[in-house]
Predicted 3D model of a 71-nucleotide RNA (transfer RNA) from a Candidatus Pacearchaeota archaeon. Model confidence (mean pLDDT): 80 of 100. Taxonomically the source falls in Candidatus Pacearchaeota (Archaea, Nanobdellati).
RNA sequence: GCAGCUUUAGUUUAUCGGUAGAAUGAAACCUUCCCAAGGUUUAGAGCCGGGUUCAAUUCCCGGAAGCUGCA
Numbered sequence: 001g002c003a004g005c006u007u008u009a010g011u012u013u014a015u016c017g018g019u020a021g022a023a024u025g026a027a028a029c030c031u032u033c034c035c036a037a038g039g040u041u042u043a044g045a046g047c048c049g050g051g052u053u054c055a056a057u058u059c060c061c062g063g064a065a066g067c068u069g070c071a
Stems, first nucleotide, its partner, number of pairs: 001070007010024004018054001026042005047063005
């Protein structure tokens, strides 16, 4: 330099045009003499910019970061 892949909550990971779900972590409450374990509830996310569309995490273009391969 070229090609391919990936980017979603603090962390790990689903969903792939129509309200983004789970695990774990966090907070509050219940339980307990206290801790741990357990139960209930709550908050928390689409790498950035643009385009298409009634509607974009999803499709298209450009950029960034990471990984892999070739040179």